The prediction has a mean pLDDT of 86. Small-subunit ribosomal RNA, 5' domain from a metagenome, 502 nucleotides, folded computationally. The RNAcentral record of the full RNA draws on SILVA.

[in-house]
Context: one part of a larger RNA
RNA sequence: GGACGAACGCUGGCGGCAUGCCUAACACAUGCAAGUCGAACGCGAAAGGGGGCAACCCUAAGUAGAGUGGCGGACGGGUGCGUAACACGUAGGAAUCUGCCUGACAGUGGGGGAUAACACAGGGAAACUUGUGCUAAUACCGCAUAACACAACGAGAUAGCAUUUUCUUGUUGUCAAAGGAGCAAUCCGGUGAAAGAUGGGCCCGCGUCCAAUUAGCUAGUUGGUGGUGUAACGGACCACCAAGGCGACGAUUGGUAGCCGAACUGAGAGGUUGAUCGGCCACAUUGGGACUGAGACACGGCCCAGACUCCUACGGGAGGCAGCAGUGGGGAAUAUUGCACAAUGGGGGAAACCCUGAUGCAGCAACGCCGCGUGAAGGAUGAAGGUUUUCGGAUUGUAAACUUCUUUAGUCAGGGACGAAUAAAUGACGGUACCUGAAGAAUAAGCCACGGCUAACUACGUGCCAGCAGCCGCGGUAAUACGUAGGUGGCAAGCGUUGUCC
Numbered sequence: 001g002g003a004c005g006a007a008c009g010c011u012g013g014c015g016g017c018a019u020g021c022c023u024a025a026c027a028c029a030u031g032c033a034a035g036u037c038g039a040a041c042g043c044g045a046a047a048g049g050g051g052g053c054a055a056c057c058c059u060a061a062g063u064a065g066a067g068u069g070g071c072g073g074a075c076g077g078g079u080g081c082g083u084a085a086c087a088c089g090u091a092g093g094a095a096u097c098u099g100c101c102u103g104a105c106a107g108u109g110g111g112g113g114a115u116a117a118c119a120c121a122g123g124g125a126a127a128c129u130u131g132u133g134c135u136a137a138u139a140c141c142g143c144a145u146a147a148c149a150c151a152a153c154g155a156g157a158u159a160g161c162a163u164u165u166u167c168u169u170g171u172u173g174u175c176a177a178a179g180g181a182g183c184a185a186u187c188c189g190g191u192g193a194a195a196g197a198u199g200g201g202c203c204c205g206c207g208u209c210c211a212a213u214u215a216g217c218u219a220g221u222u223g224g225u226g227g228u229g230u231a232a233c234g235g236a237c238c239a240c241c242a243a244g245g246c247g248a249c250g251a252u253u254g255g256u257a258g259c260c261g262a263a264c265u266g267a268g269a270g271g272u273u274g275a276u277c278g279g280c281c282a283c284a285u286u287g288g289g290a291c292u293g294a295g296a297c298a299c300g301g302c303c304c305a306g307a308c309u310c311c312u313a314c315g316g317g318a319g320g321c322a323g324c325a326g327u328g329g330g331g332a333a334u335a336u337u338g339c340a341c342a343a344u345g346g347g348g349g350a351a352a353c354c355c356u357g358a359u360g361c362a363g364c365a366a367c368g369c370c371g372c373g374u375g376a377a378g379g380a381u382g383a384a385g386g387u388u389u390u391c392g393g394a395u396u397g398u399a400a401a402c403u404u405c406u407u408u409a410g411u412c413a414g415g416g417a418c419g420a421a422u423a424a425a426u427g428a429c430g431g432u433a434c435c436u437g438a439a440g441a442a443u444a445a446g447c448c449a450c451g452g453c454u455a456a457c458u459a460c461g462u463g464c465c466a467g468c469a470g471c472c473g474c475g476g477u478a479a480u481a482c483g484u485a486g487g488u489g490g491c492a493a494g495c496g497u498u499g500u501c502c
Base pairs, nucleotide, nucleotide: 001502002501003500004499006498007497008496009495010494013372014371015370016369017368019365020364021330026328027327028326030325031324032323035071036070037069040068041067043065048059049058050057051056078283079282080281088207089206090205092203093202096200097199101196102195105192106191109143111141112140118133119132120131121130122129123128149174150173151172152171153170154169155168156167157166159164179188180187181186209255210254211253216246217245218244221243222242223241224240225239226238227237228236258280259279260278261277262273263272264271265270285306286305287304288303289302308319309318310317311316336362338361339360340359344358345356346355347354348353375405376404377403378402385396386395387394388393409443411438412437413436414435415434419429446491447490448489449488450487451472452471453470457486458485459484460483461482467474468473
C1' cells in the first nucleotide's frame, strides 16, 4: 500500500448493486416451510336457498370431508459436528443398478378371495385402540398366453498356456398386465424385453496440513481355497489352510481441518483463505437399527436406548428450527414473527388448478463497492467578528454580505410503465422506476492529523504534573510532540482506531 462476512469511537443527505451469528452442531414459545390426484375406488355431510301448518321433501352436490390406492415426501432449503479419508481434485477402469423421460418391438385373455372407510358394541384421562358385520378398486392373489428375459443341460465357432471369455444354436422349465375419460374418433395409463439418455454405487494412478519431544504398527491382520451376502467386485462376512502385510520414500500415534472451482495479495514465483455464488462430501437432539422404495438406512418417516422439555386422571403419552421469520443465552458483533406465487423453477394432476419461507420482492444496517449532492458566476471598503502582533500591521479572505443564475437529490401536483409468455385475461414489487410541471439556495459536512519518518504552525494553559506515543522519543517555566484556541494539511458521507492476511 491492498484486502475484510469485520468490530469500536466521532459524524451522517440520497440512490443503485451486493452482503449480513465468523461465538453455543446451545436450548427453543408461536406461525408457516410437502403435498397432490374424484379422469384409480367405495362412502359421503352441514350451513345456505326453495316448497310445506308440521313431520318432511327438493336443491346445495356426489360439493366439503375422512378413508383405500397412485405419484411425490431421497428434490429443493440448512449447517460444517465428524472426517487426514478414494472425503475431495484430476486422469482412468470393470464386476454394476437406474423411477420419471426418448425412439423402436411384443402383448394387454379369463377368474378369485379379502380389507379400510362405514355400521354396531366396547376399552382409555389422553395418545390411541379392540371385537363383530358390510363393501370397492389402476389395492391383493391364482390361471392362460411367453421371448431378444431368467435357470438347467447340450452342440458348434472364436480368442487364449489354461481355469475360461465371447458369439450362434437346440431341448426343458419359470415368470406379465389395469384400467380410466369420451357419443365416438381418440387420449391418458398398465405389462414383458432390448437400447438410449440422465443419475448413482464400486475400483484404481497421481495430488492433498503440523509434530520424530510419536519408531515401530498389525490376528480378519496379509494371502489362498470354498462358501454366504450384495445391484455389483472385494476378508465385506464365514469355515479351513498358509504366515504373512505396512514402515525413515515417515507406518503407527497425537493435534488440527469439510475438499474444490475460486477469493485476497504479489511484477511473478509464491504466500494466505475456502463468507456470499457453483460442484462434491458429511450431518439433522446423542448413539444404534432396519422397513418401504427405482433411489434412504430417510432434517419436517418408523423402532430401540440416553439426555432434556412438556401433558397426565400416575396407568401412560407427546416433542426435536444445523428450513423461513422469531425468542432466550453466548458474544466486540450480524436483520422482519413482512408481501406474493405475477415471473423462474419444482411436486401432483388429462386439464382447470392446488402446494411451494425454493424463488421473486419489500423491510432493517454507511457492513462493502460505485455514483450523485450539500450550489454556480460575479463580488474589496479587502466589512464586522475571531486569532495574532514588533501595535504599523498580518491572517481568516472572494471567504461572507450583496447582485445575477441554476434546481441534480429532496418537497408538492399531474401522468405512469417494461418485466406478461397471450386472441383475451393474469404484476407481489408498485402508484415503484421514469416523464411533465411548480416553488425556492432553499433541507444536507464531518473526521483525523500538523517534532522526524509524513503533507501541514502559531498563541495561551500546564510545569517529569496532567498527559502523548507506531518507532525514535516529548513534558522538570518561553513545549511547532501534553490540553485548548486560531490557522493549515489530508481524506470526505465518511474519517480514525483495533484485529487478521499478503
Rfam family: Bacterial small subunit ribosomal RNA.